[in-house]
RNA sequence: GCGGGCAUAGUUUAAUGGUAAAACCUUAGCCUUCCAAGCUAAAGUUGUCGGUUCGAUUCCGACUGCCCGCU
Numbered sequence: 001g002c003g004g005g006c007a008u009a010g011u012u013u014a015a016u017g018g019u020a021a022a023a024c025c026u027u028a029g030c031c032u033u034c035c036a037a038g039c040u041a042a043a044g045u046u047g048u049c050g051g052u053u054c055g056a057u058u059c060c061g062a063c064u065g066c067c068c069g070c071u
Stems, first nucleotide, its partner, number of pairs: 001070007010024004018054001026042005047063005
């Protein structure tokens, strides 16, 4: 220098155009003499900027970061 892949909650992962989900973690309550465990509930997310579309995590382009390959 060229090519390819990835980016979703604090963490690990789903979701192939129709209002984003689960587990762990956190908080509150219940239970318990207390703690742990268990049960219930809540909060917290699509890397950034544009484009297409009635509608974008999803499709397209650029940028940023990470990984791989070639030279």